c-di-GMP-I riboswitch aptamer from uncultured Desulfitobacterium sp., 90 nucleotides, folded computationally.

RNA sequence: GAUAAGGGCAAAGCUGUUAAAAGACAGCGACGCAAAGCCGAGGGUCUAAGGUACUAUUUGUAGUAGUGCUAUGACAGCCUGGUUACCGAA
Numbered sequence: 001g002a003u004a005a006g007g008g009c010a011a012a013g014c015u016g017u018u019a020a021a022a023g024a025c026a027g028c029g030a031c032g033c034a035a036a037g038c039c040g041a042g043g044g045u046c047u048a049a050g051g052u053a054c055u056a057u058u059u060g061u062a063g064u065a066g067u068g069c070u071a072u073g074a075c076a077g078c079c080u081g082g083u084u085a086c087c088g089a090a
Base pairs, nucleotide, nucleotide: 001087008033009032013028014027015026016025017024018023031077037083038082039081041080042079043078044075045074046073050070051069052068053067054066055065056064057063
């Protein structure tokens, strides 16, 4: 970064598996992508099993239900960053 060449990846959706969930994996599929290859360092976003506070129920506990907070979980095709890579016209 080009109406180039050879190619590559694969959104949404559907099916199956898996996870508490967010998500992930596989198949079909192509919205798009010059790093939409890899990493997960910084920011951001998503989820809340577990933990915790409160509320309700109760004579009161426990238990149960609900709400809030919380990543040790996740995304990174959200941005920045690191790293590797095909071609070579202006």
Of the family's consensus pairs, 95% are formed in the model.